[in-house]
Molecule: small-subunit ribosomal RNA
Organism: uncultured Nitrospira sp.
RNA sequence: AACGAACGCUGGCGGCGCGCUUAACACAUGCAAGUCGAACGAGAAGCUGUAGCAAUACAGCUGUACAGUGGCGAACGGGUGAGUAACACGUGGGUGACCUACCCUCGAGUGGGGAAUAACUCGCCGAAAGGCGGGCUAAUGCCGCGUACGCUUCCAGGUUUGCGGAUCUGGAAGGAAAGCCGUAGCUAGGCUAUGGCGCUCAAGGAUGGGCUCACGUCCUAUCAGCUUGUUGGUAGGGUAACGGCCUACCAAGGCUCCGACGAGUAGCUGGUCUGAGAGGACGAUCAGCCACACUGGCACUGCGACACGGGCCAGACUCCUACGGGAGGCAGCAGUGAGGAAUAUUGCGCAAUGGGCGAAAGCCUGACGCAGCGACGCCGCGUGGGGGAUGAAGGUCUUCGGAUUGUAAACCCCUUUCGGGAGGGAAGAUGGUCCUAGACAACUAGGACGGACGGUACCUCCAGAAGCAGCCACGGCUAACUUCGUGCCAGCAGCCGCGGUAAUACGAAGGUGGCAAGCGUUGUUCGGAUUUACUGGGCGUACAGGGAGCGUAGGUGGUUAGGUAAGCCUCUCGGGAAAUCUCCAGGCUCAACCUGGAACGGUCGGGAGGGACUGCCUAGCUAGAGGACGGGAGAGGAGCGCGGAAUUCCCGGUGUAGCGGUGAAAUGCGUAGAGAUCGGGAGGAAGGCCGGUGGCGAAGGCGGCGCUCUGGAACGUUCCUGACGCUGAGGCUCGAAAGCGUGGGGAGCAAACAGGAUUAGAUACCCUGGUAGUCCACGCCCUAAACGAUGGACACUAAGUGUCGGCGGGUUACCGCCGGUGCCGCAGCUAACGCAGUAAGUGUCCCGCCUGGGGAGUACGGCCGCAAGGUUGAAACUCAAAGGAAUUGACGGGGGCCCGCACAAGCGGUGGAGCAUGUGGUUCAAUUCGACGCAACGCGAAGAACCUUACCCAGGCUGGACAAGUCGGUAGUAAGAACCUGAAAGGGGGAUGAGCCCCGCAAGGGGAAGCCGACUCAGGUGCUGCAUGGCUGUCGUCAGCUCGUGCCGUGAGGUGUUGGGUUAAGUCCCGCAACGAGCGCAACCCCUGUUUCUAGUUGCCAUCGGGUCAUGCCGGGCACUCUAGAGAGACUGCCCAGGAGAACGGGGAGGAAGGUGGGGAUGACGUCAAGUCAGCAUGGCCUUUAUGCCUGGGGCUACACACGUGCUACAAUGACCGGUACAAAGCGCUGCGAACCUGCAAGGGGAAGCCAAUCGCAAAAAACCGGCCUCAGUUCAGAUCGGGGUCUGCAACUCGACCCCGUGAAGGCGGAAUCGCUAGUAAUCGCGGAUCAGCACGCCGCGGUGAAUACGUUCCCGGGCCUUGUACACACCGCCCGUCACACCACGAAAGCCCGUUGUACCUGAAGUCGCCGGAGCCAACCCGUAAGGGAGGUAGGCGCCCACGGUAUGGCUGGUGAUUGGGGUG
Repeated sequence: AACGAACGCUGGCGGCGCGCUUAACACAUGCAAGUCGAACGAGAAGCUGUAGCAAUACAGCUGUACAGUGGCGAACGGGUGAGUAACACGUGGGUGACCUACCCUCGAGUGGGGAAUAACUCGCCGAAAGGCGGGCUAAUGCCGCGUACGCUUCCAGGUUUGCGGAUCUGGAAGGAAAGCCGUAGCUAGGCUAUGGCGCUCAAGGAUGGGCUCACGUCCUAUCAGCUUGUUGGUAGGGUAACGGCCUACCAAGGCUCCGACGAGUAGCUGGUCUGAGAGGACGAUCAGCCACACUGGCACUGCGACACGGGCCAGACUCCUACGGGAGGCAGCAGUGAGGAAUAUUGCGCAAUGGGCGAAAGCCUGACGCAGCGACGCCGCGUGGGGGAUGAAGGUCUUCGGAUUGUAAACCCCUUUCGGGAGGGAAGAUGGUCCUAGACAACUAGGACGGACGGUACCUCCAGAAGCAGCCACGGCUAACUUCGUGCCAGCAGCCGCGGUAAUACGAAGGUGGCAAGCGUUGUUCGGAUUUACUGGGCGUACAGGGAGCGUAGGUGGUUAGGUAAGCCUCUCGGGAAAUCUCCAGGCUCAACCUGGAACGGUCGGGAGGGACUGCCUAGCUAGAGGACGGGAGAGGAGCGCGGAAUUCCCGGUGUAGCGGUGAAAUGCGUAGAGAUCGGGAGGAAGGCCGGUGGCGAAGGCGGCGCUCUGGAACGUUCCUGACGCUGAGGCUCGAAAGCGUGGGGAGCAAACAGGAUUAGAUACCCUGGUAGUCCACGCCCUAAACGAUGGACACUAAGUGUCGGCGGGUUACCGCCGGUGCCGCAGCUAACGCAGUAAGUGUCCCGCCUGGGGAGUACGGCCGCAAGGUUGAAACUCAAAGGAAUUGACGGGGGCCCGCACAAGCGGUGGAGCAUGUGGUUCAAUUCGACGCAACGCGAAGAACCUUACCCAGGCUGGACAAGUCGGUAGUAAGAACCUGAAAGGGGGAUGAGCCCCGCAAGGGGAAGCCGACUCAGGUGCUGCAUGGCUGUCGUCAGCUCGUGCCGUGAGGUGUUGGGUUAAGUCCCGCAACGAGCGCAACCCCUGUUUCUAGUUGCCAUCGGGUCAUGCCGGGCACUCUAGAGAGACUGCCCAGGAGAACGGGGAGGAAGGUGGGGAUGACGUCAAGUCAGCAUGGCCUUUAUGCCUGGGGCUACACACGUGCUACAAUGACCGGUACAAAGCGCUGCGAACCUGCAAGGGGAAGCCAAUCGCAAAAAACCGGCCUCAGUUCAGAUCGGGGUCUGCAACUCGACCCCGUGAAGGCGGAAUCGCUAGUAAUCGCGGAUCAGCACGCCGCGGUGAAUACGUUCCCGGGCCUUGUACACACCGCCCGUCACACCACGAAAGCCCGUUGUACCUGAAGUCGCCGGAGCCAACCCGUAAGGGAGGUAGGCGCCCACGGUAUGGCUGGUGAUUGGGGUG
């Protein structure tokens, strides 16, 4: 795009078309083929009239109706598509092998006789259908006779031809007929003439057909051979006619890979749909042809049939029946049932067109013309047009401003198609018939009649915008977006895919897009699909080169000349039906539709011409191909023989305890003497070095040496043949390894097997053994990653460089030619990789093969094989991919290089104990919540008794504990004591009682705060960290991450950033199709280490003075220390050698410090949907007398357990007692708090001083000195518990810290495992601070004392760069294979069972044709006979051939089913 459509929703009108695609299933009822009285005989009933009393008779309707004889028609028209793969159809021929009723033309004729028979009547049989017999009768019915031709047959001869024909002449024989009507005239029974219609014979035409030929016409080779009337001949029969159509005989042929035979499917065509075309699919309506008419068979009649509405027989089915027997055939038009997703009225009319009959009138006509039903299709029209912005209301959305629906509506003006009503009203009918007139007719004139559609089309008028819009879609493809609902549910879906709480994808709404009386969906066809490739594809790696050769058919083929004209080209003639398509014109108002004309129609047939190219024929040529000659190379093949090394075994000698084997072992061998070693022997297999991208072969493949036989290739010489060539479907031959058969052989090796190990297991890898086999001969098998994953041949197309063989030149360096074999590389090709004279380039020829993945190289069938199996080779079902090449990452029990307390080397811990603290778990009314590997767990908590507090219980409050605003109200207002109640909050209660701003002199008015009421709202630690911002953790202080331009690549992307060095570093240097740049690194900043300057109090005190038991205490000083500001200093700057004259590294000097001096701050692009909605902010959702707020109490502190982080210890490097030193950094006014007094102590009293370099906290502790303890659960350790206290605080019960006395637990250095640390570090010691009323073993800081070790980078962990492989890409915590278990699905096999179809053999044999018999049944025509009768002839009947249905037996094929079974697919 299309449709004979169907389904869903919807539906105003008209025109033109179309309408059982399924059950060729079954059919009730009506109709669809009759007509002719001018072919013929007979001929009513009934009614009316007349007569009659009536019976009845006569007349009319009426020679009418019904029926019969006869003629023509019924073979057309109409239906259907079953069958048919065929001369069925299409196109073009042939018929010299034929027919043709009615029609036309022409010739001749139509004479004279005869016998029957239906109807009718009588009788009989039968339920019926129907039938039998007797009798009568007519004809255009039937039968002789006569006549006849140019007819037929035979014979003789001629002319002509396309030679089986046509035609002419002569002869012989044979064969016809029917009458009817009108008119006229008559001796009128009828005859004659004439006209018309008929009839017979002959010829021609027209039309229609039969037969035949060439070409075209579906799928299947998993159908490869088929055929006996088969192929041909002769003779005969048969037919309209040829023919094996049929019969007999003879011969043995005929068809087939250019697809016979078989199986499946199918009516064919003009055309229809699609497509740019080529093509593909289809074959409704219309038209041509064919076939069929319930199924099968058969003939009759006839011009024509094997006959849709005829016959006979058989069968199935239906109906009737008196059970004896009969009837029927809608695939005609309607209609019914059934089937189905689905397809119409039991309509009107012969008015038109056409048909049959008739002289005609006319009759018949479900052909046809019309109408009805159906949006089934195409076409046309309408549902209004113009104006109209406060952009109304409503709806929807909203950032709350608005936006949108939307000029849409309302409203104003206008029009009136369609529909409705009223009126008028066709064409289709120049034709036909009748009447009249002209003489019948022809013809002319006048008149009359006649339309189903239909009062329809069309025209006019009336009213009034009035009666008339839906469907689908809106994630991408694809045009059209928002809100709500839902929450992997419900659902959507053509493909990709949507939906798991913000869904433009589901459902609804609003809006929008598209089409529109339709719109969607489904189905089907073509297109897109160059995705079967003729036009117009491919095969190295994506699917695809046969394992290789020889060669048949076939295809294809060098060069010259001549001929021919099959292909080819030009012209012409015929045909190519009409319709359709296209163009032009015309008719319906337009269109659809219809009419006319033109054009197209590639094919086909005839004729004429051309001669390039192809073919064919003839004659040549030598460039292809082959042969001859010559000297060489080679693991080419086959057979026979020979030799050496080594392994193993056997024998003997020497000799002793092991050998062997592995990662380590063991099994095994060995004291019966192994292994080792020496000598001798046996046997089999394989061929070291040479040896090489060396050679040979078609491939498989071929490797010691010699001999024999043998194939091929290359080179050289240009002697011969003369296209002999190339390819090659089938076919034949060869064909590694394994395997099979028979017979040998068997050293080593070695499937299976055994044992030992390994392991969770180990039917493996490793080890010890070991049989087939490996070897030989003969015969099979026939596969492979049989690979260059690259078929063969020929030609052409830049270079360079190896090597093998042959040859030429040569100055012995080398140069060149031919052939082979490699590498590299240009153009070109390729998706890329790559190929590139050995093509995967450019061409020609031939063969093989491919067409998404799986199923599957499977099943079934065939062929081959001894078997194993091979070859050929599907389908169901299933998936939305499978795959190639390349890219970037990630990963690897891949490689290279390099880092890090990563390991190692060390020191100290954790894991064991008790306690503290956090977590899990459990418990509970609640134990609020979050954090979960590293990177949660002394984390949010830098401080839960109340508060905090979010949890639980209970009591209360509601515009609220808190914010802003609007409206209304309020005057002793706001505030608010006592008192009552209560656990408090809260609820009552009201003494008392202010005050602000503006106007105004004041009075007073207005306003604000407050209060009361209402409202917009507050509030939420309720949910979502997977909706977010911000902040943070982590990889990781790792050295990386990118950009611009350029260049390379089809592209992803690469280059830069890789490489050589170097660094802590993408740090720097060098190189380089890159050149630069950014974020990171480093530096700039802070602290600290040295020093200078400035400054000198609250700090300091060397010098001077004063003073004290003593003290910078005082005067004084600012030197020093120190404080805190500004500077200096370090940069590989200098030297040496190394390195690339580099970067840089090593050493050295100087220096307080040396190669980033030490420490801190600083964290690239990004990753983990990492953490946090409970710090804050925030979208959405939820809640609103509660999920909010207040209060009391409780809980977060629970406790069988488990884990993390810590503290204290287990002691003598120690505990205890006493004495004596030395810090830093901080903090302090609701604060630090001295001295002094007091208490054993915590503490209390007390107050000086200090807003702090001034006073205080404050003592530093370890250390050091002295004493004691003596290895003990202790003078260790301090848990737990009892008692008594102190402090803070409203309050220490749950649940604080501290002090004293008493008690004195576990614990004696910690399993597997695991953590920190590289120097002022670890370890150890104390001090301060934040939080804080109080509470610190935690955290953040500070200083004191102060180590050990690092060989090194193999290993563990993490990381960086380069490279490699990849089937990974939520990226190895990836991906993924097979069994098993379960469910479902389709398929194969299967003892069988069943249906269909078909072959063969045989039996049976209806109807019927044909043949024979038909003497004894029956019979009118002709003959003989007066007749009887006879003859000729026919018929019934009989027999025979053929044969449908049916039967018996046995095969083939297809299908269904089948216990069980096999694999496959999906989950």